[in-house]
RNA sequence: GGGUCGUUAGCUCAGUCGGUAGAGCAGUGGCCUUUUAAGCCAAUGGUCGCAGGUUCGAUCCCUGCACGACCCA
Numbered sequence: 001g002g003g004u005c006g007u008u009a010g011c012u013c014a015g016u017c018g019g020u021a022g023a024g025c026a027g028u029g030g031c032c033u034u035u036u037a038a039g040c041c042a043a044u045g046g047u048c049g050c051a052g053g054u055u056c057g058a059u060c061c062c063u064g065c066a067c068g069a070c071c072c073a
C1' cells in the first nucleotide's frame, strides 16, 4: 500500500429483505429469609464509532474518515 471482517447499554452479544432497538450478566429498588447468598418482580440505562449522501423515513443502503482483528504485498 491492497483486501476481508468488526465497531449497538457498564460488560458479552442479538437485531437487519429500511418504519425512531433487545437479551443475558452487572448495577439500582422491592419481595422472600433471623441475616447473607440463591430465587422472584420491577424500573433504569443507548447521539447504534464519527461526518456526509440516498430516502417521507437509515443501526440497516452508498461514500469518506477513525479505531481494532486477520490475510496479501
Base pairs, nucleotide, nucleotide: 001072002071003070004069005068006067007066010025011024012023013022019056028042029041030040031039049065050064051063052062053061
Molecule: transfer RNA
Organism: Candidatus Moraniibacteriota bacterium